Predicted 3D model of a 1392-nucleotide RNA (small-subunit ribosomal RNA) from an uncultured bacterium.
Its mean pLDDT, the model's own confidence on a scale to 100, is 85.

[in-house]
RNA sequence: AAUUCGCCCUUAGAGGUCGAUUCUGGCUCAGGAUAAACGCUGGCGGCGUACAUAAGACAUGCAAGUCGAACGGGCAGAAACUGGAAGAUUUAUCUACUAGUGGAGCUAGUAGCGGAUGGGUGAGUAACACGUAAGCAACCUACCUAGCAGAGGGGAAUAACAGUGAGAAAUCAUUGCUAAAACCGCAUACCUUGAAACAUAGGCAUCUAUGAAUCAAGAAAAGAGUAAUCUGCUGUUAGAUGGGCUUACGCCUGAUUAGCUAGUUGGUGAGAUAAUAGCUCACCAAGGCGACGAUCAGUAGCCGAACUGAGAGGUUGAACGGCCACAUUGGGACUGAGACACGGCCCAGACUCCUACGGGAGGCAGCAGUCGGGAAUAUUGCACAAUGGAGGGAACUCUGAUGCAGUGACGCCGCGUAUAGGAAGAAGGUUUUCGGAUUGUAAACUAUUGUCAUGUGGGAAGAAAAUGACGGUACCACAAGAGGAAGCCCCGGCUAAAUAUGUGCCAGCAGCCGCGGUAAUACAUAUGGGGCGAGCGUUAUCCGGAUUUAUUGGGUGUAAAGGGUGUGUAGGCGGACUUUAAAGUUGGUUGUGAAAUCCCUCGGCUUAACUGAGGAACUGCAACCAAAACUAAAAGCCUUGAGUGUUAGAGAGGAAAGUGGAAUUCCUAGUGUAGCGGUGGAAUGCGUAGAUAUUAGGAGGAACACCAGAGGCGAAGGCGACUUUCUGGCUAAACACUGACGCUGAGACACGAAAGCGUGGGGAGCAAACAGGAUUAGAUACCCUGGUAGUCCACGCUGUAAACGAUGGAUACUAGGUAUCGGCUGAAUGGCUGUCGGUGCCGAAGUUAACGCAUUAAGUAUCCCACCUGGGGAGUACGACCGCAAGGUUAAAACUCAAAGGAAUUGACGGGGGCCCGCACAAGCAGUGGAGUAUGUGGUUUAAUUCGACGCAACGCGAAGAACCUUACCAGGGCUUGACAUGUACAGGAAUAUUUAAGAGAUUAAAUAGUUUCUUCGGAAACUUGUACACAAGUGGUGCAUGGUUGUCGUCAGCUCGUGUCGUGAGAUGUUGGGUUAAGUCCCGCAACGAGCGCAACCCCUAUGUUUAGUUACUACCAUUAAGUUGAGGACUUUAAACAGACUGCCAGUGAUAAACUGGAGGAAGGUGGGGAGGACGUCAAAUCAUCAUGCUCUUUAUGUCCUGGGCUACACACGUACUACAAUGGGGAGACCAGAGGGAAGCGAGAUAGCGAUAUUAAGCAAAACCCAAAAGCUCUUUUAAGUUCGAAUUGCAGAUUGAAACUCAUCUGCAUGAAGCCGGAAUUGCUAGUAAUGGCAGGUCAUCAUACUGCCGUGAAUAAAAGCCCGGGCCUUGUACACACCGCCCGUCA
Repeated sequence: AAUUCGCCCUUAGAGGUCGAUUCUGGCUCAGGAUAAACGCUGGCGGCGUACAUAAGACAUGCAAGUCGAACGGGCAGAAACUGGAAGAUUUAUCUACUAGUGGAGCUAGUAGCGGAUGGGUGAGUAACACGUAAGCAACCUACCUAGCAGAGGGGAAUAACAGUGAGAAAUCAUUGCUAAAACCGCAUACCUUGAAACAUAGGCAUCUAUGAAUCAAGAAAAGAGUAAUCUGCUGUUAGAUGGGCUUACGCCUGAUUAGCUAGUUGGUGAGAUAAUAGCUCACCAAGGCGACGAUCAGUAGCCGAACUGAGAGGUUGAACGGCCACAUUGGGACUGAGACACGGCCCAGACUCCUACGGGAGGCAGCAGUCGGGAAUAUUGCACAAUGGAGGGAACUCUGAUGCAGUGACGCCGCGUAUAGGAAGAAGGUUUUCGGAUUGUAAACUAUUGUCAUGUGGGAAGAAAAUGACGGUACCACAAGAGGAAGCCCCGGCUAAAUAUGUGCCAGCAGCCGCGGUAAUACAUAUGGGGCGAGCGUUAUCCGGAUUUAUUGGGUGUAAAGGGUGUGUAGGCGGACUUUAAAGUUGGUUGUGAAAUCCCUCGGCUUAACUGAGGAACUGCAACCAAAACUAAAAGCCUUGAGUGUUAGAGAGGAAAGUGGAAUUCCUAGUGUAGCGGUGGAAUGCGUAGAUAUUAGGAGGAACACCAGAGGCGAAGGCGACUUUCUGGCUAAACACUGACGCUGAGACACGAAAGCGUGGGGAGCAAACAGGAUUAGAUACCCUGGUAGUCCACGCUGUAAACGAUGGAUACUAGGUAUCGGCUGAAUGGCUGUCGGUGCCGAAGUUAACGCAUUAAGUAUCCCACCUGGGGAGUACGACCGCAAGGUUAAAACUCAAAGGAAUUGACGGGGGCCCGCACAAGCAGUGGAGUAUGUGGUUUAAUUCGACGCAACGCGAAGAACCUUACCAGGGCUUGACAUGUACAGGAAUAUUUAAGAGAUUAAAUAGUUUCUUCGGAAACUUGUACACAAGUGGUGCAUGGUUGUCGUCAGCUCGUGUCGUGAGAUGUUGGGUUAAGUCCCGCAACGAGCGCAACCCCUAUGUUUAGUUACUACCAUUAAGUUGAGGACUUUAAACAGACUGCCAGUGAUAAACUGGAGGAAGGUGGGGAGGACGUCAAAUCAUCAUGCUCUUUAUGUCCUGGGCUACACACGUACUACAAUGGGGAGACCAGAGGGAAGCGAGAUAGCGAUAUUAAGCAAAACCCAAAAGCUCUUUUAAGUUCGAAUUGCAGAUUGAAACUCAUCUGCAUGAAGCCGGAAUUGCUAGUAAUGGCAGGUCAUCAUACUGCCGUGAAUAAAAGCCCGGGCCUUGUACACACCGCCCGUCA
């Protein structure tokens, strides 16, 4: 210190369903691990580890031998000794040769011990195989240790060997010889075994131990040594070690496996075994196992432990250790202490090999190795030096056990690939807003170091005398030199880290969500960055996160989930008190829980991994002792749970029999006549053969009006006329009795709507199927006319429903209020009080995701049952059971998706509701749609008919005016630094103006005139020409990359915010409500109080007046004139500046005493007086790249630019918008009168003259309250008389005028002539509410010319409505929703 106790600590989440929220719920990710494999990469060392697949087949070598001190042989004969003999010499020795003795050594065989260990593998096995704990009084144990006792004397063989024979071989047969510690008798018996009796002690029933007497059986081997002695041998006891057997508990999945069993279960006897036992046999009995899961099927070696986890658990069983099983497949025994035996035997099968075909041989799941299989797994290595094993007295021999080395980044651990300085922030790369930024102190460069590797030298421990495979290894020293040593994955979110280019729903990525359709942080590449690092990623598998199987630790009203209901078996749970014993429980002790592992402390390798020692732990099991509160057990007792009895009571509770009236239909008869019936409207149908209607009589079946209620009863389904009989349950009151008799309830049994089925009845009405008529695009439907099963009864079956309160049963507790049904009670009648039991509603706490529930719980608790675990596939298939059938019950998987779902929120929508508004409808007026023309568009055509705009909100729109120009289009001809801008360099020239020639013109060529400013005289400036380079240019593309501008809903009344409050939240409130308004306008109320953008007002014009000021305007008075012409005037009109005026201010009524509304007075004007300007938050990827600006992209002798001509003006046709008409309220002619607002100098142009006229000529005045342009309808007079006209004007011909370089394509106007269509317009549709519609003209902009268009102006000047039923559009509230791209939504089926 681990451990225990207390405290502390530990226990992490994220993405994705939706417009958003919350919940449920599944999917996915981040972590750790591996006997791994694959991809890219790879310096060193240590320690580990390595066929998971074919328990597939195996070449070759090795893995179990040893002992000559057990034995007889065989081989070979060394040393030594004793002789002989030759030679040499120092005469005593030496050496060669030879004879004998001698016996060291090797060995096939017999004998002994060992080959049952060690080593391998996991096929089989769901089992006493394994694990834990016990037992054997039911057992064995070679070698080892200790004790006691002993070894006397014989015998017969046999291998080897020799001979003969058979065979290809393996091998075998036979004859003969021989030894032993081989084999066999005999003797002896401390002792052992067996038999039968005794005593003592003990136990567990059979029994065990000890003591003593008797009987029977049973042993032995020698070897070495001179010897001492040593090694063996026999019997027996004990120990140790190793085994055998038995038992309790534990030990996977499936009930779509429910019954299994005949040696089966037990007994008696016998046999077998080391030993118990049906282990085996004979006989007897009929048992044994099973819902606490037998049997069957599938899968699997078990454990210590390993991985993961906060833990509880879950998964795994490689390596190391224990046990088991197996050894080519199956079976069998032999030997032995031990086997039914991996490297023994026999038999059978398969396979391989040899063969002379007769017959033989073999077994790598030992170590290496080979083939095969596979994604995948190593050397045919060294050594017995160490540790251990076998044999031996020993030396020693053997040992692929083992110790080492080799291969593989397969795993864990350690180290390195340098260190310090170094900014011109180098070059290069990338990017850029072109300034820069970044890579980056990184490199270069300077200095330093030397781990590893390399070279040289030294050199261990491991061994105790000798003996070292590893190995010249570890380690040490020296040397030299930054030298030899970095990759992999990722960078959209989860998840740390972004830019550029390419690509363009392609190529591709992806764990989930998802990315890619021309500006991709998501693909590919580059640069940069992040992470880890000799590795990094991917794949596979396990645990975790997942409280997503929930013991710890979930749920079931609506998300998945309460059985349709009851009775009740097993089981589970269970009231008060007392006592007993101690099963559970609690405490203590003992044994065990192998070692290794995990944890703690200390130590050894330089450190770590690894490893040594000690400790703690192993949460378990068993035994003993103790306690007695609780649970269980036993005994006793109690009454409150439950039940019984008594007296009353309510009820559509159930079954059977009988009875009744109303109605429908049918039949008969009467009256009666043309229809009835039916519908949104019709038709089919019925009816003159007399219906419907009506009256009377009759038949038959079914259902029971009123009472009737949110009422009653029942377990549920369900039950409704009345009477009788039988019968179940319930409630109240008060007392007596039994004494826990209770609750729940798997299986089981019973009941169980409607439809349906079987048999037999019955059949009025209704009514699937069916028929007809309608409706409809169709209508196998909804509607109508008919109509059969069925509905009804009896007896059987079916067994299901949204069988719902979508809510299982029981008990207890936890605020109230109110209504109602059935009782009782009190005081004394009041709509009274209290209480018990039902049935409803509203609500507190609490609860719930919310909605909601709330004493009839979905609250707080206990007990029991049933059920759920993502959506689809599917309540389906197969199997089984039930059923006559239809079908029911039980009940999967493959595959597929990332959701499916609950509740609530905000919108949008509704052929939902309420309120309100608008020329929205209605009431009116005038139109459009028909004709002709103008104009725009579509279409078509074309070289081109340039482009854009397309429901409202494109189409007389961009275009406020296309003959050229415009012009963007087409054809042709030209130019290329350019028609235009800026800059640089060089060269030339003033600039500029005029003329001529060619050409369609652009353009080209030439000629003439001209000679600027400053000057230090060198030159410079401005302008211009040419060359070269940067660049210009683009009405090319993208309005879906944009700015700006605009349209539209809509001048609709809305759109929001701050703070507060409510809600878990999205959100709500405010902004809703009652009134009112043109208005979210105002008032009142209100958990809201305030505020902002909108409304209104402020601004302009107009309607009245006052003041000031009068010229070019005006003219009452005074003069004057042809004339406000001129004096004069400042009154009037008018002009233009400032003011005034109108505010619901006043009155009455209504209203709430408010806001306001209605009416009135006064007033020029009255309730916003009329008109204009002014357009909230936002919607439509609305319109515009061709007004302009602009990103990106494209073109660059052209998609730029210049010119001539053409086109935009085409024309079978379709549409929009206008003009003119169709006529008499008109047309023609004549006469006279009245505006406003504007414009005018390359202009307006009076007047005069000419012309029929357009116009021309001439010309006054006017830069304008001065002059000019300059009115029409209306009015008066006249003509025309109902017609294709004296309407209407198109079209066409001729002749003219004007503008303009120019009038053919392609202008306008005039005159004469011509005189189409058209007689008021189908379906449909537009505008307008008062100075409006309608109608009449005038002016202006554009503009050389050109207006039926546009923008303004004035004249004349109506009708109708004041209502809210409908159509359209809009606003507010509310409701439903499976919609949110928001109904042009979503979505179902068929077909392709």
Its Rfam family is "Bacterial small subunit ribosomal RNA".